[in-house]
Context: one part of a larger RNA
RNA sequence: GAGCGAACGUUAGCGGCGGGCUUAACACAUGCAAGUCGAACGCGAAAGCUCCUUCGGGAGCCGGUAGAGUGGCGCACGGGUGAGUAACACGUAGAUAAUCUAUCCUUUGGCGGGGGACGACUGUGCGAAAGCGCAGCUAAUACCGCGUAAGACCCCAGCUUCUUCGGGAGCGGAGGUAAAAGGUGGCUUCGGCUACCGCCAGAGGGUGAGUCUGCGCAGCAUCAGCUAGUUGGUGGGGUAAUGGCCUACCAAGGCAAAGACGCUUAGCUGGUCUGAGAGGAUGAUCAGCCACACUGGCACUGGAACACGGGCCAGACUCCUACGGGAGGCAGCAGUGGGGAAUAUUGGACAAUGGGCGAAAGCCUGAUCCAGCCACGCCGCGUGAGUGAUGAAGGCCUUCGGGUUGUAAAGCUCUGUGGGGAGGGACGAAAACGGCAUGCAAGAUAACGGUGUGUCCUUGACGGUACCUCCUUAGCAAGCACCGGCUAACUCUGUGCCAGCAGCCGCGGUAAGACAGAGGGUGCAAACGUUGCUC
Numbered sequence: 001g002a003g004c005g006a007a008c009g010u011u012a013g014c015g016g017c018g019g020g021c022u023u024a025a026c027a028c029a030u031g032c033a034a035g036u037c038g039a040a041c042g043c044g045a046a047a048g049c050u051c052c053u054u055c056g057g058g059a060g061c062c063g064g065u066a067g068a069g070u071g072g073c074g075c076a077c078g079g080g081u082g083a084g085u086a087a088c089a090c091g092u093a094g095a096u097a098a099u100c101u102a103u104c105c106u107u108u109g110g111c112g113g114g115g116g117a118c119g120a121c122u123g124u125g126c127g128a129a130a131g132c133g134c135a136g137c138u139a140a141u142a143c144c145g146c147g148u149a150a151g152a153c154c155c156c157a158g159c160u161u162c163u164u165c166g167g168g169a170g171c172g173g174a175g176g177u178a179a180a181a182g183g184u185g186g187c188u189u190c191g192g193c194u195a196c197c198g199c200c201a202g203a204g205g206g207u208g209a210g211u212c213u214g215c216g217c218a219g220c221a222u223c224a225g226c227u228a229g230u231u232g233g234u235g236g237g238g239u240a241a242u243g244g245c246c247u248a249c250c251a252a253g254g255c256a257a258a259g260a261c262g263c264u265u266a267g268c269u270g271g272u273c274u275g276a277g278a279g280g281a282u283g284a285u286c287a288g289c290c291a292c293a294c295u296g297g298c299a300c301u302g303g304a305a306c307a308c309g310g311g312c313c314a315g316a317c318u319c320c321u322a323c324g325g326g327a328g329g330c331a332g333c334a335g336u337g338g339g340g341a342a343u344a345u346u347g348g349a350c351a352a353u354g355g356g357c358g359a360a361a362g363c364c365u366g367a368u369c370c371a372g373c374c375a376c377g378c379c380g381c382g383u384g385a386g387u388g389a390u391g392a393a394g395g396c397c398u399u400c401g402g403g404u405u406g407u408a409a410a411g412c413u414c415u416g417u418g419g420g421g422a423g424g425g426a427c428g429a430a431a432a433c434g435g436c437a438u439g440c441a442a443g444a445u446a447a448c449g450g451u452g453u454g455u456c457c458u459u460g461a462c463g464g465u466a467c468c469u470c471c472u473u474a475g476c477a478a479g480c481a482c483c484g485g486c487u488a489a490c491u492c493u494g495u496g497c498c499a500g501c502a503g504c505c506g507c508g509g510u511a512a513g514a515c516a517g518a519g520g521g522u523g524c525a526a527a528c529g530u531u532g533c534u535c
Base pairs, nucleotide, nucleotide: 001535002534003533004532006531007530008529009528010527013381014380015379016378017377018376019374020373021339026337027336028335030334031333032332035073036072037071040070041069043067048061049060050059051058052057080292081291082290090216091215092214093213094212095211096210099209100208104205105204106203107202108201109200110199111198112146114144115143121136122135123134124133125132126131152177153176154175156173158171159170160169161168162167182197183196184195185194186193187192218264219263220262225255226254227253230252231251232250233249234248235247236246237245267289268288269287270286271282272281273280274279294315295314296313297312298311317328318327319326320325345371347370348369349368353367354365355364356363357362384414385413386412387411394405395404396403397402418476419472420471421470422469423468424467428462434456435455436454437453438452439451440450479524480523481522482521483520484505485504486503490519491518492517493516494515500507501506
């Protein structure tokens, strides 16, 4: 000198764009943060209104609505944090002939015929609750057999081709494996046909993921030897898949001064800061990857988890309890206590972008978009402009002549950014759905539906915000640090080695340009200084 997620002191007008627990991965009250589908399925209210009534009640509408349940998809994304990890965790370049991939796209072939349950529900019982048991009824795109098999998988033998010699790819022959017959709409001669959405089996693609390898990636040698699943082999198990990944047996290996092992520290990277560069430091925000979700362990479901707002067990802690037993997990968004020098609202909206579900309307979305707080940072603007000498008054200094503050003020002439008032008022919105017109493919020269084009209709949290026009008055808007040298900027008064200053050198003991005040000046400016850290 530059920089900062900064803090502190003094001061403070506005706007734009960003940023905001670096400490206790400390504990958490409360609300919200993951649901959706009735076009998969069965059941189905209460309240209210109307009517009837033998006054007990009953019927209709609301309404097959609300609701819970079975089932499907999602919940593995998105969001948070950096504890752990010195490691194939990350970066980079490769390998997978050792692998998987729901949803999506393209394409091929299909969707025949049956059965038995379990919820919800009804009855009943236990319990304070959380919840649980028994008996009975029932549906499905839930579950289970049967038939069918172009192709796919496994096994057996053959051929061709490639090969890293392990095997891979392809072509013919014998055994095991599936379907939702579903849903909605249209037409119907009631037989069925058709459109869309689904479902099953296969092939290709895309996307995502797993695994392996070369190289790179902290400190300490005052850590020098480490290792029994250890190193290798065979058989077996396990996985989507290779492998001591696991297991039985066999062999005795394997690593290490090019740093094994141990200890300490640490998420890694793109980047960021600095520097002429080399390098050094760093890893906030944004983006990619990894790891974690009270602590430790475990599996289930699933295409994918060993799963933040799922489950089980153990532990610590907190809460409820009828003492028998139960409930919980903010390192999601707000917010609270605590720690700390220090870090914000228990806000609005799904309008946009994106995501989940749904045929769609739509619902959900603390992702996101916005708003609130904070000079925390960067940038921009303003606090007026021109003119004005009797160089006014006042202050300060003085050699008492004057000098300086100083064109500064006043005065005169203007302007209207910011502020205030009035009026107008956005972009961000493209749509989707629906209506009308019209073309196309399939179809029964049909209907519905699909798809394309044109047109109409509808949707804004921010926000009556930005912006524009008019009016208003110079009126409401400047401070902070420094002035001995380094280092731009000097005098007076007070004090008298005292009080004090100080980054270094050093000032102060009676004329202090270094302390304190004043006048003046210098620097920067809505900031200015101090402290801390990095180069």
A computed fold for a 535-nucleotide part of an RNA from a metagenome, annotated as small-subunit ribosomal RNA, 5' domain. The full RNA is in RNAcentral, with records from SILVA. Model confidence (mean pLDDT): 83 of 100.